[in-house]
RNA sequence: CGAGCCGGCCGGGCGGUCGCGUUGGGGCUCCCACUGGGAGACCCACCGAGGAACGUCCGGGCUCCACAGGGCAGGGUGGUAGGUAACGCCUACCUGGGGUGACCCACGGGACAGUGCCACAGAAAACAAACCGCCGGGGCCGCGCGAGCGGCACCCGGUAAGGGUGAAACGGUGGUGUAAGAGACCACCAGCGCCCAGGGUGACCUGGGCGGCUCGGUAAACCCCACCCGGAGCAAGGUCAAGAAGGGGCCGCGCCAGCGGCCUCGCGUGAACGCCCGAGGGCUGCCCGCCCGAGUUCACGGGUAGACCGCUUGAGGGUGAUGGCGACAUCACCCCUAGAUGGAUGACCGCCACCCUGGCGGGCCCCGGCCCCCCAGGCACACAGAACCCGGCGUACAGGCCGCCUCGUCCG
Numbered sequence: 001c002g003a004g005c006c007g008g009c010c011g012g013g014c015g016g017u018c019g020c021g022u023u024g025g026g027g028c029u030c031c032c033a034c035u036g037g038g039a040g041a042c043c044c045a046c047c048g049a050g051g052a053a054c055g056u057c058c059g060g061g062c063u064c065c066a067c068a069g070g071g072c073a074g075g076g077u078g079g080u081a082g083g084u085a086a087c088g089c090c091u092a093c094c095u096g097g098g099g100u101g102a103c104c105c106a107c108g109g110g111a112c113a114g115u116g117c118c119a120c121a122g123a124a125a126a127c128a129a130a131c132c133g134c135c136g137g138g139g140c141c142g143c144g145c146g147a148g149c150g151g152c153a154c155c156c157g158g159u160a161a162g163g164g165u166g167a168a169a170c171g172g173u174g175g176u177g178u179a180a181g182a183g184a185c186c187a188c189c190a191g192c193g194c195c196c197a198g199g200g201u202g203a204c205c206u207g208g209g210c211g212g213c214u215c216g217g218u219a220a221a222c223c224c225c226a227c228c229c230g231g232a233g234c235a236a237g238g239u240c241a242a243g244a245a246g247g248g249g250c251c252g253c254g255c256c257a258g259c260g261g262c263c264u265c266g267c268g269u270g271a272a273c274g275c276c277c278g279a280g281g282g283c284u285g286c287c288c289g290c291c292c293g294a295g296u297u298c299a300c301g302g303g304u305a306g307a308c309c310g311c312u313u314g315a316g317g318g319u320g321a322u323g324g325c326g327a328c329a330u331c332a333c334c335c336c337u338a339g340a341u342g343g344a345u346g347a348c349c350g351c352c353a354c355c356c357u358g359g360c361g362g363g364c365c366c367c368g369g370c371c372c373c374c375c376a377g378g379c380a381c382a383c384a385g386a387a388c389c390c391g392g393c394g395u396a397c398a399g400g401c402c403g404c405c406u407c408g409u410c411c412g
Base pairs, nucleotide, nucleotide: 001408002407003406004405006403007402008401009400010399012352013351014350015349016348017347018346020048021047023045024044025043026042028040029039030038031037032036050383054394055393057392058391059390060389061388062233063232064231065230069288070287071286072285074229075228076227077226078225079093080092081091082090083089094108095106096105097104098103109224110223114222115221116218117217118216131163132162133159134158135157136156137155138154139152140151141150142149143148171189172188173187174186175185176184190214192211193210194209195208196207197206198205199204237309238308239307240306246265247264248263249262250261251260252259253258267301268300269299270298271297272296273295280292281291282290283289316335317334318333319332320331321330322329323328355378356377357376358375359374361372362371363370364369
């Protein structure tokens, strides 16, 4: 200098003029049942979208079922050891594979529980088989006095070493042996099983010994095994108010009729079933079991649907130290950073920055191209916007910055 691998960060800045939202403070105006409460506008101050707010793919906090049990179904994960509130996440390692390497990848238990599948090609795709071949015997033909030699598209037997097909064909290399061959046998390997020693928390690794000689692949097919899992979800769930037609109780006024206020239950008509011989409902898939229970369900007609809480102080953020290979943990100090509800953070101007286009000049290189400076114009651009809150993963991203490590080349 070039090319890579892995990781981290930013994604406009400054100033000004107006305009928004929460919270806090200030005084002003209005209303009320007036120790106070409510509404409105104004002024001031702090704060006010993200690295993914997206996907809704996982895990939780929280709320309710609910006092919460068992089984089946269903779902999830799948090497080991750690981290974490937890996880299908993260870290480190093991095994296998890829890469010169830094590094990257893995639906990582089981094919000897069972079922299924392996197209086409090929003789044959699981305990299968002989297409071309090789060998032996016979037959036929030719040569030969004979022994014998040669040929053949025929018949019988042996063979799976050579060749072919295929993703894959019953271990590999070298030899012995054989009529020709073959783990038939031998040596060395690989694999499998058993035993021993060493290392490691472990998955596993290394070494030695013995041995049948070697008895497909696929589970990201069904399945088996091990471990894990209640369900629903902020539209969860609460509080207050309102409610037509009415009932009941209390208080006040009134001669009576009646009127007003407060509390409580609660819409009307009809039908079916039921009221401890249990209708209906809950345990959010089913069954058992358990619990609630006097009304429930259906049809027609009618009324109300508003305000508030939940709602942001958190498994929170930052800095430093210590421990750890690491993910992280512990301690100390500092900080409070949106809570909307038709739903807020926007508009304009100036300067600078980034980027794009065009032009001029200089340097390096010598086709190109790259860097620097100046001028003009454009742009203000990427992916994209909280809605209960967190931890992850996945996806998207114009432009730009930084670092560790690897390889190549050159110089010293």
Notes: The RNA shown here (Bacterial RNase P class A) has 412 nucleotides and comes from Streptomyces profundus. The gene name in the source record is rnpB. NCBI's taxonomy places the organism under Bacteria, Actinomycetes, Kitasatosporales, Streptomycetaceae, Streptomyces. The coordinates come from a structure-prediction model, not an experiment, and the mean pLDDT is 76.